[in-house]
RNA sequence: GGAGCAGAUGUUAGUACAGUACGAAAGUACUGGAAUACAUCUGC
Repeated sequence: GGAGCAGAUGUUAGUACAGUACGAAAGUACUGGAAUACAUCUGC
């Protein structure tokens, strides 16, 4: 250097989504809150 496995951190993202309240609807507010992918680091 190549091919993998495991772990951590960051971004993805306070986004998707869920619950509650208001509303004819559109939507708004509050409370929770990912996946996936990528990057870096560590170990095997």